[in-house]
RNA sequence: UGAUAGAGGCGCGGUUUUCAUCAGUAGUCCAGCACGAUAGUCCGGGAGACUGUACUGGGUGGAAGGGGAGACCGCCGAAGGGUGUGCAUAUCCCGCGUGCACAUUCUGGGACGCAUGCAGAAGAUGCUGCGGACUGUCACAUCAGUGGAGCGCUAUCAG
Numbered sequence: 001u002g003a004u005a006g007a008g009g010c011g012c013g014g015u016u017u018u019c020a021u022c023a024g025u026a027g028u029c030c031a032g033c034a035c036g037a038u039a040g041u042c043c044g045g046g047a048g049a050c051u052g053u054a055c056u057g058g059g060u061g062g063a064a065g066g067g068g069a070g071a072c073c074g075c076c077g078a079a080g081g082g083u084g085u086g087c088a089u090a091u092c093c094c095g096c097g098u099g100c101a102c103a104u105u106c107u108g109g110g111a112c113g114c115a116u117g118c119a120g121a122a123g124a125u126g127c128u129g130c131g132g133a134c135u136g137u138c139a140c141a142u143c144a145g146u147g148g149a150g151c152g153c154u155a156u157c158a159g
Stems, first nucleotide, its partner, number of pairs: 001158006009076001011075009027060006039051003043095005079107011108135002112131004117127003137148004
């Protein structure tokens, strides 16, 4: 240097089952009221369209995405985040956001606490930032301890 195998632990991702949420919301049915247009209806802007149409009351009444738990499968840059590009996104265009793909870059790992922001229907959850510990690993050190990063570490084999 290359190949193969392997280790971190509330380890990572996926699928599925189930539960709650979404929501008494959307839709739908009945009734009522209203005529505003310089108004109302989208995540925002513009165009277009519509004029009970996304208003009120009552009946009925979801789903997706997101999440918790269990099982199973694949794994140990597992994977996740940032940025850029392309495609998609419920009338069209632009932008935001979201999803997917590719490129590039950052992060050893999970938990906890704090804070702001973003995503989200959400006080769920996730992401981001900060903090002190913990943990695996390597290096340094007499000890106490200190420092590094997965482009790492361990084992075997080959050169």
A computed fold for a 159-nucleotide RNA from Extibacter muris, annotated as Lysine riboswitch aptamer.
The model forms 98% of the base pairs in the Rfam consensus.
It matches the Rfam family "Lysine riboswitch aptamer". For this family Rfam cites "Riboswitches Control Fundamental Biochemical Pathways in Bacillus subtilis and Other Bacteria" (Mandal et al., Cell, 2003). About the family: Riboswitches are metabolite binding domains within certain messenger RNAs that serve as precision sensors for their corresponding targets. Its family is annotated with lysine biosynthetic process in the Gene Ontology.
Lineage of the source: Bacteria > Bacillati > Bacillota > Clostridia > Extibacter.
The coordinates come from a structure-prediction model, not an experiment, and the mean pLDDT is 79.